A computed fold for a 478-nucleotide part of an RNA from a metagenome, annotated as small-subunit ribosomal RNA, 3' major domain. The RNAcentral record of the full RNA draws on SILVA. Its Rfam family is "Bacterial small subunit ribosomal RNA". Gene Ontology terms of the family: ribosome and structural constituent of ribosome. Its mean pLDDT, the model's own confidence on a scale to 100, is 86.

Context: one part of a larger RNA
RNA sequence: UGACGGGGGCCCGCACAAGCGGUGGAGCAUGUGGUUUAAUUCGAAGCAACGCGAAGAACCUUACCUGGGCUUGAACUGCGCAUGACGGUUGCAGAGAUGUGACUUUCCACUAUGUGGACAUGUGUAGAGGUGCUGCAUGGCUGUCGUCAGCUCGUGUCGUGAGAUGUUGGGUUAAGUCCCGCAACGAGCGCAACCCUUGCCUUUAGUUGCCAACAGGUAAAGCUGGGAACUCUAGAGGGACUGCCCGGGCAACCGGGAGGAAGGCGGGGACGACGUCAAGACCUCAUGGCCCUUAUGUCCAGGGCUACACACGUGCUACAAUGGACGGUGCAAAGCGACGCGAAGCCGCGAGGUGGAGCCAAUCGCAGAAAGCCGUUCUCAGUUCGGAUCGCAGUCUGCAACUCGACUGCGUGAAGGUGGAAUCGCUAGUAAUCGGAGAUCAGCACGCUUCGGUGAAUACGUUCCCGGGCCUUGUACA
Numbered sequence: 001u002g003a004c005g006g007g008g009g010c011c012c013g014c015a016c017a018a019g020c021g022g023u024g025g026a027g028c029a030u031g032u033g034g035u036u037u038a039a040u041u042c043g044a045a046g047c048a049a050c051g052c053g054a055a056g057a058a059c060c061u062u063a064c065c066u067g068g069g070c071u072u073g074a075a076c077u078g079c080g081c082a083u084g085a086c087g088g089u090u091g092c093a094g095a096g097a098u099g100u101g102a103c104u105u106u107c108c109a110c111u112a113u114g115u116g117g118a119c120a121u122g123u124g125u126a127g128a129g130g131u132g133c134u135g136c137a138u139g140g141c142u143g144u145c146g147u148c149a150g151c152u153c154g155u156g157u158c159g160u161g162a163g164a165u166g167u168u169g170g171g172u173u174a175a176g177u178c179c180c181g182c183a184a185c186g187a188g189c190g191c192a193a194c195c196c197u198u199g200c201c202u203u204u205a206g207u208u209g210c211c212a213a214c215a216g217g218u219a220a221a222g223c224u225g226g227g228a229a230c231u232c233u234a235g236a237g238g239g240a241c242u243g244c245c246c247g248g249g250c251a252a253c254c255g256g257g258a259g260g261a262a263g264g265c266g267g268g269g270a271c272g273a274c275g276u277c278a279a280g281a282c283c284u285c286a287u288g289g290c291c292c293u294u295a296u297g298u299c300c301a302g303g304g305c306u307a308c309a310c311a312c313g314u315g316c317u318a319c320a321a322u323g324g325a326c327g328g329u330g331c332a333a334a335g336c337g338a339c340g341c342g343a344a345g346c347c348g349c350g351a352g353g354u355g356g357a358g359c360c361a362a363u364c365g366c367a368g369a370a371a372g373c374c375g376u377u378c379u380c381a382g383u384u385c386g387g388a389u390c391g392c393a394g395u396c397u398g399c400a401a402c403u404c405g406a407c408u409g410c411g412u413g414a415a416g417g418u419g420g421a422a423u424c425g426c427u428a429g430u431a432a433u434c435g436g437a438g439a440u441c442a443g444c445a446c447g448c449u450u451c452g453g454u455g456a457a458u459a460c461g462u463u464c465c466c467g468g469g470c471c472u473u474g475u476a477c478a
Stems, first nucleotide, its partner, number of pairs: 001478002003475003007472007015462002019426005026317008034308002042053002064303007076127009087104007107117004129292002132290003138286002141280002143277001145275001150189006156165003169180003195269004200238007210227002214225003241263001244257005319419001323378007335366003340359002345354003385416001390411007432454007
């Protein structure tokens, strides 16, 4: 100087408390451990691994296994030689890779029985190739402490020196934020602001969006003429600054108030200091070293990654009446669409089929929002709750749904009656709850990301648990 303390002081954080809803029990989904296996590819490991890499494992992916092949190689570059344009169609053998035939096509230039060039194939050669090892050799990237308020430097001063001071102190703040004081005076990286978004207003613009007044028109409808007010869209501005008032205070600032759409950082996002964990990843990529080279490379078929006595994590669905079922009815936002979205109509109980209008989309489509509201029914039961499991019959995608897809109909109807010890999230348009869309994607979502609808309870307080900041103290630790 740090680190540590079941030392002290001060102060924060959904840290506790106060509340609301969960997890832990059940079934299923998913990840992991374990076990099994020819293989169940690999990585991730307390917080910060475990719906994680994977924003899509039937083939492919694929890295694994079994078997069948290749050895200048599946892809790429240079050189030598030989042959031929490249290419297209097709037969046979084979699981295919591949092997072996047939037909067809017949490049460009020149000094032209030849030479040169481009391309392809074969052959030789030098490179190749490796998701093989080392993240404890590395770059770049990421997690975490933590959006915590800290981390440092120059000069000066103090100290033999390590170092201290500044950065401590008194206040204040979300903040090393600011003020006052001070052997310090300044400065940098962080904080904040500048950026995006949302909330109010003005203005510009008025189609594909809008419809107040006028006219036409309909079963209804901005449907039509038209209009530019309103909504909206998307560009430009304004607006909030403790600016004003009262009180406290040296000040910074704090408490209250007015006006205002918004008030003291208005809400949300992006943004992550010096560093820590030899944290993570050599399987995104790049890369040193090591290793393989008729194989640890590479092609193919099939299988596996989907196994199942069991254990854990994360979720979904429930256990019902604030509910289930049936009928009627009402209101979003954000997205996506040409290898696409696909309307009306018709067929089917349905998944879906048919159909093909319109739309490169404020125009057309996906598209029915759902919870909600109004009625009817069920009456507390393993039930008209719950839907696992299984049987049968189908639909769709795709070369192909056996291993191993999703969905539909009929039948079947399991566990489950609110979950022990323990444990998680959340402070407001939040939790809870309800549905929509998107990425990936042929198909496949209970995951992920995002959008809106309905919309709470509680916070006395900081003694205690956890994490953190500042000062101080002890130390046999570094």